[in-house]
Context: one part of a larger RNA
Molecule: large-subunit ribosomal RNA, half A
Organism: Loigolactobacillus bifermentans DSM 20003
RNA sequence: GGCGUACGGUGGAUGCCUUGGCACUAGGAGCCGAUGAAGGACGGAACUAAUACCGAUAUGCUUCGGGGAGCUAUACGUAAGCUUUGAUCCGAAGAUUUCCGAAUGGGGGAACCCAGCCAACUUAGUCGUUGGUUACUGUAUUGUGAAUACAUAGCAAUAUAGAGGUAGACGUGGGGAACUGAAACAUCUCAGUACCCACAGGAAUAGAAAGAAAAAUCGAUUCCCUAAGUAGCGGCGAGCGAACGGGGAACAGCCCAAACCAAGAAGCUUGCUUCUUGGGGUUGUAGGACUGGCCUUUGGAGUUACCAAAGUCAGUGGUAGUCGAAGCAGUUGGAACGCUGCAUCAAAGAGGGUGAAAAUCCCGUAGACAAAACCACUGGCCCUCCGGCCAGGAUCCUGAGUACGGCGGAACACGUGAAAUUCCGUCGGAAUCCGGGAGGACCAUCUCCCAAGGCUAAAUACUCCCUAGUGACCGAUAGUGAACCAGUACCGUGAGGGAAAGGUGAAAAGCACCCCGGAAGGGGAGUGAAACAGUUCCUGAAACCGUAUGCCUACAAGUAGUCAGAGCACGUUAAUGUGUGAUGGCGUGCCUUUUGUAGAAUGAACCGGCGAGUUACGUUUGCAAGCGAGGUUAAGGUGAAAAACCGGAGCCGUAGCGAAAGCGAGUCUGAAAUGGGCAACAUAGUUUGUAGACGUAGACCCGAAACCAGGUGACCUACCCAUGUCCAGGUUGAAGGUGUGGUAAAACACACUGGAGGACCGAACCCGUGUAUGUUGAAAAAUGCUGGGAUGAGGUGUGGGUAGCGGUGAAAUUCCAAACGAACUUGGAGAUAGCUGGUUCUCUCCGAAAUAGCUUUAGGGCUAGCCUCGGAAGAAAUCAUCAUGGAGGUAGAGCACUGUUUGGACUAGGGGCCCGUCUUGGGUUACUGAAUUCAGAUAAACUCCGAAUGCCAUCGAUGUAAUUAUCCGGGAGUCAGACUAUGAGUGAUAAGAUCCGUAGUCGAAAGGGAAACAGCCCAGAUCACCAGUUAAGGUCCCAAAAUUUAUGUUAAGUGGAAAAGGAUGUGGGGUUGCAUAGACAACUAGGAUGUUGGCUCAGAAGCAGCCACCAUUUAAAGAGUGCGUAAUAGCUCACUAGUCGAGUGACCCUGCGCCGAAAAUGUACCGGGGCUAAACAUAAUACCGAAACUGUGGAUGGCCACUACGUGGCCGUGGUAGGAGAGCGUUCUAAGGGCGUUGAAGGUCGAUCGUGAGGACGGCUGGAGCGCUUAGAAGUGAGAAUGCCGGUAUGAGUAGCGAAAGACAGGUGAGAAUCCUGUCCACCGAAUGACUAAGGUUUCCUGGGGAAGGCUCGUCCUCCCAGGGUUAGUCGGGACCUAAGCCGAGGCCGAGAGGCGUAGGCGAUGGAUAACAGGUUGAGAUUCCUGUACUAGUUUAUUUUGUUUGAACGAUGGAGGGACGCAGGAGGCUAAGGUAACCAUUCUGUUGGAUAUGAAUGGCCAAGCAACAAGUCUUAGGUUGAGUCAAAUGCUUGAUCUUAUACGGACAAGUUGUGAUGGGUAGCGAAAUUUAAGUAGCGAAGUACCUGAUGUCACACUGCCAAGAAAAGCUUCUAGUGAGAAAUAAACUACCCGUACCGCAAACCGACACAGGUAGUCGAGGAGAGAAUCCUCAGGUGAGC
Repeated sequence: GGCGUACGGUGGAUGCCUUGGCACUAGGAGCCGAUGAAGGACGGAACUAAUACCGAUAUGCUUCGGGGAGCUAUACGUAAGCUUUGAUCCGAAGAUUUCCGAAUGGGGGAACCCAGCCAACUUAGUCGUUGGUUACUGUAUUGUGAAUACAUAGCAAUAUAGAGGUAGACGUGGGGAACUGAAACAUCUCAGUACCCACAGGAAUAGAAAGAAAAAUCGAUUCCCUAAGUAGCGGCGAGCGAACGGGGAACAGCCCAAACCAAGAAGCUUGCUUCUUGGGGUUGUAGGACUGGCCUUUGGAGUUACCAAAGUCAGUGGUAGUCGAAGCAGUUGGAACGCUGCAUCAAAGAGGGUGAAAAUCCCGUAGACAAAACCACUGGCCCUCCGGCCAGGAUCCUGAGUACGGCGGAACACGUGAAAUUCCGUCGGAAUCCGGGAGGACCAUCUCCCAAGGCUAAAUACUCCCUAGUGACCGAUAGUGAACCAGUACCGUGAGGGAAAGGUGAAAAGCACCCCGGAAGGGGAGUGAAACAGUUCCUGAAACCGUAUGCCUACAAGUAGUCAGAGCACGUUAAUGUGUGAUGGCGUGCCUUUUGUAGAAUGAACCGGCGAGUUACGUUUGCAAGCGAGGUUAAGGUGAAAAACCGGAGCCGUAGCGAAAGCGAGUCUGAAAUGGGCAACAUAGUUUGUAGACGUAGACCCGAAACCAGGUGACCUACCCAUGUCCAGGUUGAAGGUGUGGUAAAACACACUGGAGGACCGAACCCGUGUAUGUUGAAAAAUGCUGGGAUGAGGUGUGGGUAGCGGUGAAAUUCCAAACGAACUUGGAGAUAGCUGGUUCUCUCCGAAAUAGCUUUAGGGCUAGCCUCGGAAGAAAUCAUCAUGGAGGUAGAGCACUGUUUGGACUAGGGGCCCGUCUUGGGUUACUGAAUUCAGAUAAACUCCGAAUGCCAUCGAUGUAAUUAUCCGGGAGUCAGACUAUGAGUGAUAAGAUCCGUAGUCGAAAGGGAAACAGCCCAGAUCACCAGUUAAGGUCCCAAAAUUUAUGUUAAGUGGAAAAGGAUGUGGGGUUGCAUAGACAACUAGGAUGUUGGCUCAGAAGCAGCCACCAUUUAAAGAGUGCGUAAUAGCUCACUAGUCGAGUGACCCUGCGCCGAAAAUGUACCGGGGCUAAACAUAAUACCGAAACUGUGGAUGGCCACUACGUGGCCGUGGUAGGAGAGCGUUCUAAGGGCGUUGAAGGUCGAUCGUGAGGACGGCUGGAGCGCUUAGAAGUGAGAAUGCCGGUAUGAGUAGCGAAAGACAGGUGAGAAUCCUGUCCACCGAAUGACUAAGGUUUCCUGGGGAAGGCUCGUCCUCCCAGGGUUAGUCGGGACCUAAGCCGAGGCCGAGAGGCGUAGGCGAUGGAUAACAGGUUGAGAUUCCUGUACUAGUUUAUUUUGUUUGAACGAUGGAGGGACGCAGGAGGCUAAGGUAACCAUUCUGUUGGAUAUGAAUGGCCAAGCAACAAGUCUUAGGUUGAGUCAAAUGCUUGAUCUUAUACGGACAAGUUGUGAUGGGUAGCGAAAUUUAAGUAGCGAAGUACCUGAUGUCACACUGCCAAGAAAAGCUUCUAGUGAGAAAUAAACUACCCGUACCGCAAACCGACACAGGUAGUCGAGGAGAGAAUCCUCAGGUGAGC
């Protein structure tokens, strides 16, 4: 280390439980609100954070009832109280009820700010406090009252109503999608749905016929059943889809307008019209008015309509309550409600609780009672209201811009259609009872009805809510998102999104006390039945992590199991036992998808829980049951939410045929059938249940990208608007100007001046060129270095605007909150997905396909084919072989046709040459050549021919067969196929290529062989066996079986990879030469002469070349086969002879071999060893070898037989998609009968039973519920869905610990690198210092703590606990003003919501506006204190002035002013800094010098008041005219007179004095024991010179063009007001909010104690142009390993 066992930890499954949900039933209720709602904010307790309750009368107040002993909520503690004089508590009615909110006095960023008026309170008086009141709109009345005379608009007052919320429901109306379906899409559909908007009610809508119809019928509306998926509509596609009639629920009818009458009023044309009120009157068989006649009050009705309302009594019900029967003992136990024994009650045996399971213990239950107050309903009384009938037919009335028509639309089931009917827009436009409308175009006849006015209960829809109940609903991953302080925590700018989390015990009896420890925690002790029930505590599974140990393990190569198996240990549900396992044989996971996966194709880290064919309606088939020529009800009624009964409307069937009229056992066709089609000819349906399948619905589950609707976003970013602000320093030197020269004058030139510029260099600032790093980062875009712009089209702050069918865009498809070719969010919505993935227990029987046709079809579908299940008929119709008879044109063959084609012969014709010619012509040919002919070929689209197989047929034969074929019906799956062999095509007679035919196997098939190897060979696995025989293939060893037999071959390890080509390898066969007259080979000898043949050549002699290639001598010898020479020479060959003595050459066919033969990790082309057979060929015998076959035993399916229980026989039982059958288990229900504290479920272990899913039994744990049988109902079975949720591993003690300097000593402490103190060192220093806006919101200070947070530690903290801390007339904001923009009375526009906008208001980033210095705390200061001021007011005192001879104030009016750009340069001044020989204090030492001309340190002060002042600007005064909506002395603008570069005035930094006999200051320096004391206290000098701003004078000046806010405060003028006012002094008054702390950062924005981002102000010294850069002051810091 492996397996096993035992015991633990972690974790939270399982079981049990339920306070919470879900679905319904019955009754109630169906609104609240200006008398201030819903909903909130903030408060209220002795201690109080939260929930609940309440509201300054605040954990409550009053009255009336109930009730009767304790109470002060959850919440169990302490304190303090209340209560029989009746508390707490319950009910009814009241009181109070801060602030916000319709919000309503005005404003506003909800819960805040600021007012007016009338009262009251307070003060010396302002100030202040309290109560009430003040919004807008509609309507009504009244008053007042413009332009404009009357009038009206307007304004005002009074009265009254409205406003807003909701219940995510139901209703009516106004607008109105898209995905989707149509397998695309446009009419259509989805759908008038979703959504938006308006309005209402408890219901709403509709509603008493100008109706429906076709019976001479019905008689308002609404809803249900049916009619009916009918009639119809419809790219006549997908789909949409009535009505009449019938059956039910519920029932209810009325009122005006008009004619006419009466009264009143108005008008004027004075006899008419109109208006108001009352009467009258309300319909179609017309009615009414009108005229005439008759009758009449007791009859009806009533608080919902019909006309309008009130009171009283009684009853019933509701909102609190009361009474309410009957049990004891023993026993087990911690506890009795169990068990045993003996009882009792029951109009009560529903349910819950009580220490286990209770009719008789408690609460209750059945039953019987009860209300001061309020509410609802019913009835009575009182009261209130209401006339009717007939006749007449002269006149009058009976709903007008209406009905209707044209055009354009919409609704009607009805899509414009022949389109009636209804509605809208627009243009036309009737009739008047002798009238009008409708009956599906229209017309006629007939029938029905009376429009253009109105009201109307019930039956119907829904449930935020209250009460009572029910469940074959859930039981904590379920059920609401939420059983728990949940719409919470958390995320997001926002709209919006949105969790997790239950259980001690009967009772806290929640562990006193002791020990260890700093604590946390633990060990004892104690409580308890139990502590392994000890506070996330019942049970306590698995993953995972441990401790102990029985067996095994250090030569071993391993999908890890399985079969065999020794040894060791143990001892059982007693079984041939369990654990381990040396060694051997065999053996490449699961799922999915595929032709095919160990696959290196998909999915899963592991474990646990959850997780997918359901339900409704309809259709069809099977099965079962009932009834049967019939079967059956639906809605509804009764009833208990039941059953049962009633209910016959309706449906299906009983008759068909025809397009239909129609006829009918027939009918249609037709002039007519003998014909033909369909039907009938003895016939079965129907209802319910259940199972299969289909249709419509999300329809087996999960999954898009998208589309549409309504909202939310411009805190990011783009652009724009308003108002502010920022840009060190240096350089260049435009125009213009001046001077000189020059010109007639100009031009022009030079010098100086000047200071322009999308100018230059370069910091801040903005940007982002290149590169490196970073890439699970420090950072979801940065850092380092380097870069670009840096007075401009510049950067930036604050406040605003533009919104998705859109905005914005110096334009890139850029940006619109880390995402943009169309944001985000919610909804339609479970969009759709011919696509991918997943789809959960068992066994049995059968068992495919990957093909055809069609398809916007090719990975989809339909029909057929092939499978399965049921039925039918009848009987072999099926299949195989043979026989017989057929059709045919393939293989082959052939060339007769059609083409292709080689050679020859022959030759017309053509060409060349020659002859000849006037022409015709003649001859000839290395030329060509049709036709013909001979010989030889060739073809898928040639055939004079022509098989084998296959195919068809048969009263044919034989064989096989558990039923093969056929027909009908239910259910499928399959339409990607693969290889091998063979016949073809394509291709290259390439492909593991592709496409057909035929067969096989795989697919869906295991076993044996081929080393391994889906498709090859053998062979088809029902199960068992330590039996036998074989197949393919094998028999030397691995490794079962022959080192078998016989004859050959091979020598190459050929066997055990390969071609053209090559070779005297070797075996066999053959043909043909030479050879005893001596071959072949070898050796010896010869190989000569003419001649050096001729030519050529410098030479050429056999041998450069050309031409000839003869002859002679010979046994033989070439005018020469090679080598060689300059040429000769030389060597050699052919050829010949001798020696030798038997075969020797050439060629052809064939068996086996050889060469040709180079690749990548390692032999590596027999599976290895190895083999000369253990190779190859032929032949033979034996053996091995499989899940084949046989044997023995068992299981099961079908058929057959029988003696039918059962037995026997025969044939079967591989299997994917798929069909069929039989079962197991889970949860709940009913009935029956059981178990359980003497221990249920659950958990855990065990060697048990069953063919399987599974079932028992026993031990331990556990501590209260649970089985069995038979039926029933399902949220009913998981291993996979990159599934969901939770837990736990692995990686791994690994990566990392986020820019940077610390060291030492002391202290504290349980503990110190990290905390505190000190010393030294180091860093920043245009910041890493100081102030401040935004933002944060207590982080600030003190004391304590150390679990968690802090990337280590921690005694420390920005962490936790407790306590404390922010002080304003002058600072900032409000009580002042306005900009952009926003709101907006009236108003205009718009389906609605709403949009715009006048008056007016709000709104700073701007304007206006009164305080400075110092000190002080642990933490606050322009706020407190000291000193010195100022602003506005009040009172008092004094003085002055005024009171009609008018002080003073003075508009919401008139004016001025406020009031404005940029750049540049010069000047003044100051801040600040520096120097100092001058002043002051201290010191002079440890080193060479040093008492001086040395060293160190320091040499200040505000507002206010007064005086002065660099400078800049400016004429001043009088008379008079006009304008200024009225007026003006003001202002504007003219005229005129005087004055004049002066006087005067305005503005203004600053300086001096005072403030200051004050403050502060270097230094000295206590007490307090040490100290975070250099504290309290004391306290010197305070001069001179230099430099000098970016500050200030001041946008003052100059220049330029882009020409640079508004309003108020303020000044002035009148209109007006009209008795006080002003100055001085003193005293007094002066409201609300902010104020702590961080603020370039550890406190803000970035998920973090994050190398990023963040507006403005001050910003020292040396060097330097500089705010660059380097070093340093003040000050800060040493970076959390």